[in-house]
């Protein structure tokens, strides 16, 4: 340099190929339970705001398209694979 995938909460990983973003698991914290502890069960856990509710933003970055984008189109960054 050409081609090809992938980039989603702290980690791992879904999201039905345009219609409620973080399902589920892991880890964290809190509680039940125990003489205590494993183990299980049960709740909160992306960010800003707010005492809470409400309410804003978030799919690597930045534009497009479109009533609506994590998915579609474009650039640009990373990361893997292939080729010369």
């Nucleotide at each position: 340099c050409c081609c090809c995938g992938a980039g989603u909460g702290g980690c791992g990983g879904a999201a039905u190929u345009g219609g409620u973003a973080u399902a589920c698991g892991c880890g964290g914290c809190g509680g039940a339970c125990u003489u205590a502890a494993a183990a299980u069960c049960c709740g909160c856990u992306c960010c800003c705001u707010u005492u809470a509710c409400c309410g804003g933003g978030u799919u690597a970055u930045g534009g497009g398209u479109c009533c609506g984008a994590g998915u579609c189109c474009c650039a640009u960054c990373u990361c893997g694979g292939g080729g010369a």
A computed fold for an 84-nucleotide RNA from a Candidatus Saccharimonadota bacterium, annotated as transfer RNA. NCBI's taxonomy places the organism under Bacteria, Bacteria candidate phyla, Candidatus Saccharimonadota. Model confidence (mean pLDDT): 80 of 100. Its Rfam family is "tRNA". It is annotated as a transfer RNA.